[in-house]
RNAcentral holds the sequence, with entries from ENA. This is a predicted structure of a 71-nucleotide RNA (transfer RNA) from an Elusimicrobiota bacterium. Its Rfam family is "tRNA". The coordinates come from a structure-prediction model, not an experiment, and the mean pLDDT is 81. The source organism's lineage runs through Bacteria, Pseudomonadati and Elusimicrobiota.
RNA sequence: GGCUCCUUAGCUCAAUGGUCGAGCGGUCGGCCUAUAACCGAUUGAUGGCAGUUCAAUUCUGCCAGGAGCUA
Numbered sequence: 001g002g003c004u005c006c007u008u009a010g011c012u013c014a015a016u017g018g019u020c021g022a023g024c025g026g027u028c029g030g031c032c033u034a035u036a037a038c039c040g041a042u043u044g045a046u047g048g049c050a051g052u053u054c055a056a057u058u059c060u061g062c063c064a065g066g067a068g069c070u071a
Base pairs, nucleotide, nucleotide: 001070002069003068004067005066006065007064010024011023012022013021018054025043026042027041028040029039030038047063048062049061050060051059
């Protein structure tokens, strides 16, 4: 240099173009003599900029970061 893939919550992962969800975590409360466990509530995300569309995490282009293959 060429090709392919990935980027969603603090972490690990989901999501046929039609309400962005789960587990762990954080916070508050309940339970307990107390802690853990358990129970309830709550918190928090689509890498950036454009385009297509009634509607984009999803499709297209460019950029950024990362991984692999190849010369």